This is a predicted structure of a 143-nucleotide part of an RNA (small-subunit ribosomal RNA, 3' minor domain) from an uncultured bacterium.
Context: one part of a larger RNA
């Protein structure tokens, strides 16, 4: 000087799943309160009443009514859980031949790297401290 291998991230395109999300539509179960059907059980001033008791009057028993507790469904409020859907936003994955650079691998051309902070289209850059998983060099020892 020419070239090759390797290789990083942004951006662009396509698809996939996923997270956040103003909200919105259902399911499930929970708590509190309201209301309270049927019905059992309990109470009972009222009404009615064939068989039993009684000579009769009446009684026993029964039925209806009224009523108390419990009580399904229903209603209101609150919070839980789950399934969809959702403007918009976030990163992730995948995809022969797209864009921009060239960060790393050789001392990769400013050694790399860890922590941290700031900055920058992007890989990154810089400051401070750590580290050798750095080469060269210097000194020492040995071959």
């Nucleotide at each position: 000087c020419a070239c090759c291998u390797c290789c990083c991230g942004u951006c662009a395109c396509a698809c996939c799943a996923u997270c956040c999300g103003a909200g919105u539509g259902g399911g499930g179960g929970g708590u509190a309160c309201c209301c309270g059907a049927a019905g059992u059980c309990g109470g009972u001033a009222g009404g009615c009443u064939a068989a039993c008791c009684g000579c009769a009057a009446g009684g026993a028993g029964g039925c209806c009514g009224c009523u108390g507790c419990c009580g399904a469904a229903g209603g209101u409020a609150c919070g839980c859980u789950u399934c969809g859907u959702g403007a918009g936003g976030g990163g992730g994955g995948u995809g022969a031949a797209g864009u921009c650079g060239u960060a790393a691998c050789a001392a990769g051309g400013u050694a790399g790297u860890c922590g941290u902070a700031c900055u920058g289209g992007a890989a990154a850059g810089u400051g401070c401290g750590g580290u050798c998983g750095g080469a060269u060099c210097a000194c020492c020892u040995c071959c």

Its mean pLDDT, the model's own confidence on a scale to 100, is 84. RNAcentral holds the full RNA, with entries from Greengenes.